Predicted 3D model of a 74-nucleotide RNA (transfer RNA) from a bacterium. Its mean pLDDT, the model's own confidence on a scale to 100, is 81. It matches the Rfam family "tRNA".
RNA sequence: GGGGGCGUAGCUUAGUCGGAUAAAGCGCCGGCCUGUCACGCCGGAGAUCGCGGGUUCAAGUCCCGUCGCCCCCG
Numbered sequence: 001g002g003g004g005g006c007g008u009a010g011c012u013u014a015g016u017c018g019g020a021u022a023a024a025g026c027g028c029c030g031g032c033c034u035g036u037c038a039c040g041c042c043g044g045a046g047a048u049c050g051c052g053g054g055u056u057c058a059a060g061u062c063c064c065g066u067c068g069c070c071c072c073c074g
Stems, first nucleotide, its partner, number of pairs: 001073007010026004019057001028044005050066005
């Protein structure tokens, strides 16, 4: 230099052929429980989907560019 894959809450992931309030587990905060902690139960906060454009009535999903990581080729 060329080709491919991945990037979604703090972490690990889901998200079908473009259409529902972007979902779950762990973690975090508060409450209940307990002599205390843990466990358990209840509630809550937290991501506009790597970034920037484009297509579309509508984009996490499609297209283009770009950044990072990984793999292959030279």